[in-house]
Context: one part of a larger RNA
RNA sequence: UGACGGGGACCCGCACAAGCAGUGGAGCAUGUGGUUUAAUUCGAAGCAACGCGAAGAACCUUACCAGGUCUUGACAUCCCUCUGACCGGUGCAGAGAUGUGCCUUUCCCUUCGGGGACAGGGGAGACAGGUGGUGCAUGGUUGUCGUCAGCUCGUGUCGUGAGAUGUUGGGUUAAGUCCCGCAACGAGCGCAACCCUUGGCUUCAGUUGCCAGCACGCAAGGUGGGCACUCUGGAGCGACUGCCGGUGACAAACCGGAGGAAGGCGGGGAUGACGUCAAAUCAUCAUGCCCCUUAUGACCUGGGCUACACACGUGCUACAAUGGCCGGUACAAAGGGCAGCGAAGCCGCGAGGCGGAGCCAAUCCCAAAAAGCCGGUCUCAGUUCGGAUUGCAGGCUGCAACUCGCCUGCAUGAAGUCGGAAUUGCUAGUAAUCGCGGAUCAGCAUGCCGCGGUGAAUACGUUCCCGGGUCUUGUACA
Numbered sequence: 001u002g003a004c005g006g007g008g009a010c011c012c013g014c015a016c017a018a019g020c021a022g023u024g025g026a027g028c029a030u031g032u033g034g035u036u037u038a039a040u041u042c043g044a045a046g047c048a049a050c051g052c053g054a055a056g057a058a059c060c061u062u063a064c065c066a067g068g069u070c071u072u073g074a075c076a077u078c079c080c081u082c083u084g085a086c087c088g089g090u091g092c093a094g095a096g097a098u099g100u101g102c103c104u105u106u107c108c109c110u111u112c113g114g115g116g117a118c119a120g121g122g123g124a125g126a127c128a129g130g131u132g133g134u135g136c137a138u139g140g141u142u143g144u145c146g147u148c149a150g151c152u153c154g155u156g157u158c159g160u161g162a163g164a165u166g167u168u169g170g171g172u173u174a175a176g177u178c179c180c181g182c183a184a185c186g187a188g189c190g191c192a193a194c195c196c197u198u199g200g201c202u203u204c205a206g207u208u209g210c211c212a213g214c215a216c217g218c219a220a221g222g223u224g225g226g227c228a229c230u231c232u233g234g235a236g237c238g239a240c241u242g243c244c245g246g247u248g249a250c251a252a253a254c255c256g257g258a259g260g261a262a263g264g265c266g267g268g269g270a271u272g273a274c275g276u277c278a279a280a281u282c283a284u285c286a287u288g289c290c291c292c293u294u295a296u297g298a299c300c301u302g303g304g305c306u307a308c309a310c311a312c313g314u315g316c317u318a319c320a321a322u323g324g325c326c327g328g329u330a331c332a333a334a335g336g337g338c339a340g341c342g343a344a345g346c347c348g349c350g351a352g353g354c355g356g357a358g359c360c361a362a363u364c365c366c367a368a369a370a371a372g373c374c375g376g377u378c379u380c381a382g383u384u385c386g387g388a389u390u391g392c393a394g395g396c397u398g399c400a401a402c403u404c405g406c407c408u409g410c411a412u413g414a415a416g417u418c419g420g421a422a423u424u425g426c427u428a429g430u431a432a433u434c435g436c437g438g439a440u441c442a443g444c445a446u447g448c449c450g451c452g453g454u455g456a457a458u459a460c461g462u463u464c465c466c467g468g469g470u471c472u473u474g475u476a477c478a
Base pairs, nucleotide, nucleotide: 001478002477003475004474005473007472008471009470010469011468012467013466015462016461019426020425021424022423023422026317027316028315029314030313031312032311033310034308035307042053043052064303065302066301067300068299069298070297073127077126078125079123080122081121082120083119084118088103089102090101091100092099093098106117107116108115109114129292130291132290133289134288138286139285140281141280142279143277145275150189151188152187153186154185155184156165157164158163169180170179171178195269196268197267198266200237201236202235203234204233205232206231209227214224215223216222240263243257244256245255246254247253319419323378324377325376326375327374328373329372335366336365337364340359341358345354346353347352385416390411391410392409393408394407395406396405432454433453434452435451436450437449438448
């Protein structure tokens, strides 16, 4: 100087407390451990691994296994030689890879000998190739403490020195934020602001919106007409403790108030200092060294990654009446769409099929929003709760749904009556609850990323648990 203390002082954080909803019990989905297996590819490991890499494992992916094959190679550059192709169509053998035939089929220059470009076959070797090892050799990227308020430097001063001071102190703040004081005076990286979005207004612009005012119209902004309003998206205004009162060291600031759409950082996001964990990743990529080279490389068919006595994590659906079912009837936002979204109409109980209007989309489509509201029914039961499991019949995608996809109908109806010890999230348009969209994607979502609808309870307080910050104290630790 740090680190640590079941030392002290002060202060924060859904850290506790106060509340609400959960997890831990059930069934299922998914990840992991374990076990099994020819293989169940590999990585991730307290917080910070475990719906994680994977934003899509039937083949492919695929890295694993079995079998069948290749050896200058599936891919790159160079040399020699042969051919004129490559592509496309097609026959035979084969599980295919592959092997072997047939048809068709190049360009430029030329002294017609040939040369060159490109492509294919063959050959020799340099070499290719490796998701083989080492993240404890590395770059890059990322997690974490933590959006915590800290981490340092120059000069000066103090100290023999390590080092200290500044950065401590008195106030204050979300903040090393600001004020005052001070052997310090300044500065840098962080904080804040500048950026995006949301909340009010003005203006510009109207193939969306409006009968607002007029006309037409059976109905629909459908038409004429019009940009006032809504909206869209560009520009600008607006909030700064600016104003008033109080407290305070006359300071910084804090408390109350006015005006205002918004008030003291308005809400949300992006933004992550010096560093810590030899944290993660050699399997995104790059890369040193080591290793393989008729195999640890490459191709193919099939299988596996989907196994199942168990154990754990994360979720979904429930156990019902604030509910289930039936009928009727409203109100979103944000997105996506060309071998794409696909309307009306018709067929089917339905999944879906036929159909093909319109739309490269503020124009058409996906599209119905659901909870809600109105009416009816069930009457506390393993039930008209719950839907697992299983049987049968179908639909869709795809070369192909046996291992191993999703959906529909009929039948079947399991566990489950609110969950032990323990444990998680959340302070407001939040929790809870309800549906909608998107990426990936042929198909496959209870996961992920977004969107809106309905919309709470509680916070006395900081003694205690956890994490963190500043000062101080002890130390046989570095």

Small-subunit ribosomal RNA, 3' major domain from an uncultured compost bacterium, 478 nucleotides, folded computationally. RNAcentral holds the full RNA, with entries from Greengenes. The prediction has a mean pLDDT of 85.